[in-house]
RNA sequence: UCGCGUGCUCUGGGGUCGGUGAAAAUCCGAGCCGGCGGUGAAAGUCCGCGACCCGGUCACCUCCAGUGACCGGUUGACCAGGUGGAACUCCUGGACCGACGGUCAAAGUCCGGAUGGGAAGUGCACGCAG
Numbered sequence: 001u002c003g004c005g006u007g008c009u010c011u012g013g014g015g016u017c018g019g020u021g022a023a024a025a026u027c028c029g030a031g032c033c034g035g036c037g038g039u040g041a042a043a044g045u046c047c048g049c050g051a052c053c054c055g056g057u058c059a060c061c062u063c064c065a066g067u068g069a070c071c072g073g074u075u076g077a078c079c080a081g082g083u084g085g086a087a088c089u090c091c092u093g094g095a096c097c098g099a100c101g102g103u104c105a106a107a108g109u110c111c112g113g114a115u116g117g118g119a120a121g122u123g124c125a126c127g128c129a130g
Base pairs, nucleotide, nucleotide: 003128004127005126006125007124008123010121016030017029018028019027032108033098034097035049036048037047038046044096045095053073054072055071056070057069058068059067060066078094079093080092081091082090100112101111102110
């Protein structure tokens, strides 16, 4: 220095102004936000990771419900022009997207599950091998 393994750690931003209304941080107009790894050059929209959601198996339980472990499924949205050796990533212009439950009225932004869980990844320590 590289590879493998183990343990620990860390790991998401954003509701501002106006309008309507009995009531809206949820509707309408404008504005606001953009996780992690990868990539011929920097990505919310490319490729992948995940939480949410759905199903199966097993265990606990007399059963249901529920909880846990493992396995599987699902999982949003971009074009045109320019520069360049190279960009769906940069620049210019115009678009688009955002789990579930709750709520005097429909939520990317409020409240809640969640002081939770968690993969990929970051950092640290230790071990093994060269």